[in-house]
Molecule: TPP riboswitch aptamer (THI element)
Organism: bacterium HR20
RNA sequence: GCGCUCCGUUAGAGGUGCUGCGCACGAUCAGUGUGCGGCUGAGAACACACUCUCAGUACCUGAUCCGGGUAAUGCCGGCGAAGGGAAACGGAGACCGCAGCAU
Numbered sequence: 001g002c003g004c005u006c007c008g009u010u011a012g013a014g015g016u017g018c019u020g021c022g023c024a025c026g027a028u029c030a031g032u033g034u035g036c037g038g039c040u041g042a043g044a045a046c047a048c049a050c051u052c053u054c055a056g057u058a059c060c061u062g063a064u065c066c067g068g069g070u071a072a073u074g075c076c077g078g079c080g081a082a083g084g085g086a087a088a089c090g091g092a093g094a095c096c097g098c099a100g101c102a103u
Base pairs, nucleotide, nucleotide: 001098002097003096004093005092006091007090008089009088010087011053012052013051014050017039018038019037020036021035022034023033024032025031059084060083061082065078066077067076068075
C1' cells in the first nucleotide's frame, strides 16, 4: 500500500408472491378490483421503505423445471462455482493475509 470488517456520501440496480372472509363488477362460474386478516421474507408496493451494486449469496433467466412440504405459493432444497445483472469515493477498525521498503 492492497486485501479484509464496519460506517457514510453520491450515483445506480431490484422485487412486490400465496391465501381466508366481506364488499363491488361479472352469470349464482371463471376472473378482476377493493377492505380487514393469515403465510414466507429485509421487503409482499407506491414507502423520500427495504435489499443490493462486481458478484458461489439483490434480482432476472432457464422455469408452465426437479425433489420435499403446505391451506396455498417463486415455502424449503436442488438446478447454482450455470447464463445475465447496477460503482465510485470518503471515514473508522482490526493487525489476520499478500506485496514493498528500512533495520